Large-subunit ribosomal RNA, domain VI from Bariatricus massiliensis, 262 nucleotides, folded computationally. Lineage of the source: Bacteria > Clostridia > Lachnospirales > Lachnospiraceae > Bariatricus. Rfam family: Bacterial large subunit ribosomal RNA.
[in-house]
Context: one part of a larger RNA
């Protein structure tokens, strides 16, 4: 732009794509079968390996603005607390989030037409023949059924609801309407666009409060010890993403687009 008014949900499936694997083992049955030696087809069940989708309770990783502990050295006058730099200076742990090494899950059933292959009726050709006419059986393989896109499928599809002025002869032209965007605050999206949640009649992000969860015993003061040190007040203190809750901050105020046609 188009899909013969503008919208906004929800959809139908031409069509595309993906997936499509195998293994042991128990059991039927030490049965059928075979002198023995062996040793099954059909069928039932559990269990794995590669692959692949999704998850983070677990059970780990990784976590550069968390926690501690430490070394050197410059600072903050000093002391005693800190602070910077040194590969986060090293080193211990670790929340969210991403993750595999973890977790669940699929590749089952089934249907239709076949293909080799086996059949059944049966002529030509008084027989015989699965074929000539006709009718079956038959595969990991084809179509279907499973997942995921999908109506630019110009063949432009379906359903629901939502909006209906004015001038002008007419062509149109205005400012609207449902609806939308501009712009702002944002993730569970995201390279930008887009998507999503939201814009004061808000809890969208900060912030604050409260908690989870992490760190592991904060500063200060006391007492012990000659001192390093321990120890009480005290599961303290500090805490990024996780969970609530509270309008304290920021989403103000406003702009711009859009039908009127049968």
């Nucleotide at each position: 732009c188009g899909u013969a008014g503008g919208a906004u949900a929800u959809u139908u499936g031409a069509g595309a794509g993906g997936a499509g694997c195998u293994g042991a083992c128990c059991u039927u049955a030490g049965u059928a079968c075979g002198a023995g030696a062996g040793g099954a087809c059909c069928g039932g069940g559990u269990u794995g390996g590669a692959c692949u989708g999704g998850c983070c309770g677990c059970u780990g990783g990784u976590g550069u603005a968390u926690c501690u502990g430490u070394u050197g050295u410059u600072c903050u006058a000093c002391c005693a607390a800190g602070a910077g730099c040194a590969u986060g200076g090293c080193a211990g742990a670790g929340u969210a989030g991403c993750c595999a090494a973890g977790c669940c899950g699929g590749g089952a059933a089934g249907g239709g037409a076949u293909a080799a292959a086996c059949g059944c009726u049966g002529a030509a050709g008084g027989c015989a023949u699965c074929u000539a006419a006709g009718c079956g059986u038959g595969a990991a393989g084809c179509c279907c059924c499973c997942c995921u896109c999908a109506a630019g499928a110009u063949g432009a599809g379906a359903u629901a609801u939502c909006c209906c002025u004015a001038c002008g002869a007419a062509a149109g032209u205005a400012g609207u309407a449902a609806g939308a965007c501009c712009c702002c605050u944002u993730g569970a999206a995201g390279a930008c666009g887009a998507c999503a949640a939201g814009g004061u009649a808000g809890a969208u992000a900060g912030g604050g409060c409260a908690g989870a969860g992490g760190u592991g015993g904060a500063a200060g003061u006391g007492c012990a010890g000659c001192a390093a040190u321990g120890u009480a007040c005290g599961g303290a203190g500090c805490u990024g993403a996780c969970u609530g809750u509270c309008a304290c901050u920021a989403a103000u105020c406003g702009g711009u687009c859009g039908a009127g046609g049968g």